[in-house]
Context: one part of a larger RNA
RNA sequence: CUGGUACGUAAAGCGCACAUAGGCAUAUAUUUAUAUCGGGCGUGAAAUCCCGGGGCUCAACCCCUGAACUGCCUUUGAUACUGGGCUAUCUUGAGUUCAGAAGAGGUAGACUGGAAUUGCGAGGUGUAGAGGUGAAAUUUGUAGAUAUUCGGAGGAACACCGAUGGCGAAGGCGGCUUACUGGUCUGAUACUGACGCUGAGGAGCGAAAGCGUGGGGAGCAAACAGGAUUAGAUACCCUGGUAGUCCACGCCGUAAACGAUGGACACUAGGCGUGGGGAGAUUUAUUCACUCGGUGGAGCAGCAAAUAACUUAUUCUUCGCCCCUGGUGAGUACUGCCGCCACAUUGAUACUC
Numbered sequence: 001c002u003g004g005u006a007c008g009u010a011a012a013g014c015g016c017a018c019a020u021a022g023g024c025a026u027a028u029a030u031u032u033a034u035a036u037c038g039g040g041c042g043u044g045a046a047a048u049c050c051c052g053g054g055g056c057u058c059a060a061c062c063c064c065u066g067a068a069c070u071g072c073c074u075u076u077g078a079u080a081c082u083g084g085g086c087u088a089u090c091u092u093g094a095g096u097u098c099a100g101a102a103g104a105g106g107u108a109g110a111c112u113g114g115a116a117u118u119g120c121g122a123g124g125u126g127u128a129g130a131g132g133u134g135a136a137a138u139u140u141g142u143a144g145a146u147a148u149u150c151g152g153a154g155g156a157a158c159a160c161c162g163a164u165g166g167c168g169a170a171g172g173c174g175g176c177u178u179a180c181u182g183g184u185c186u187g188a189u190a191c192u193g194a195c196g197c198u199g200a201g202g203a204g205c206g207a208a209a210g211c212g213u214g215g216g217g218a219g220c221a222a223a224c225a226g227g228a229u230u231a232g233a234u235a236c237c238c239u240g241g242u243a244g245u246c247c248a249c250g251c252c253g254u255a256a257a258c259g260a261u262g263g264a265c266a267c268u269a270g271g272c273g274u275g276g277g278g279a280g281a282u283u284u285a286u287u288c289a290c291u292c293g294g295u296g297g298a299g300c301a302g303c304a305a306a307u308a309a310c311u312u313a314u315u316c317u318u319c320g321c322c323c324c325u326g327g328u329g330a331g332u333a334c335u336g337c338c339g340c341c342a343c344a345u346u347g348a349u350a351c352u353c
Stems, first nucleotide, its partner, number of pairs: 004324001008307002013321001015205002018202001022198003027089003030085003036078005042072002050066001052064004093195001094192003097188005105181004112175001113158001118153001120151002123149003129140002166173002210251006219245002224240004263319002272296003276292003280288002282285001326353002336345001
């Protein structure tokens, strides 16, 4: 590179969206003739290959004739598809406008709220234990603990509602209020008129842990210390406890970043839930059937190695992209690039089965 109509679980979907080049792309009319298709001219050395014939006793081999050389150049035509045109038009794709709707979507601030945990008080009451475990001990307490009650402090997280529920591209988002702000859905069908899809590079976002500087530090808690357990116990259990967890700014760029399922358009049985709209009917209700776009759990056809999935497809169809090619060695070595570090990214060979 080609192919596998490969990529949920066998190797394989980039963590996610934005977007450049590129590739691909709605309908009608007209024009053109690059591409595409047809005819002609020229050329396409010889040998080889193929057809027919001939010569060495045959064959290999050699000779003759023909065809072929699927190509290139040039010329002349065709116009259905594709392509081209500052071509014309259309409204279904896409977007805009107007009227509504739901939501833990995001950022920031606040003398913001209540419960709980933990210290504190020359506070109150009160007295001998408390704590912890399978059982204990380390620990703590007559310098008055635990318990109970009052006051005040500080940090972090938001019970109930809460849900197969909602929002977001993903990561993710949950007390309340306010400010700023993104997206989505429904209805109207007023406007633009293909403005679209994908997307190598690129640039951005990206849990937790970790790193840098400065704050903060209640609880929890790597490391560490002690007590147990045990043959041992560098563990599981217990008592403590520092980074960290929190905030501001800057890095890191990875996760079973999972639906292990890339994105977009169209199609393909019905039925049952649930949350957001719309419009209708009647018996005006905790009703009925319909419709648009979400979210679930079962299930036909077809698919599939099986499992499973099945209108939110892993069916069927088209277009762009990523990626895979036996195991181990190995996500290692080397190289480049990135980073303060830690690392990340790119990514083999030998050997061996």
The prediction has a mean pLDDT of 82. Predicted 3D model of a 353-nucleotide part of an RNA (small-subunit ribosomal RNA, central domain) from an uncultured bacterium. Its Rfam family is "Bacterial small subunit ribosomal RNA". RNAcentral holds the full RNA, with entries from ENA.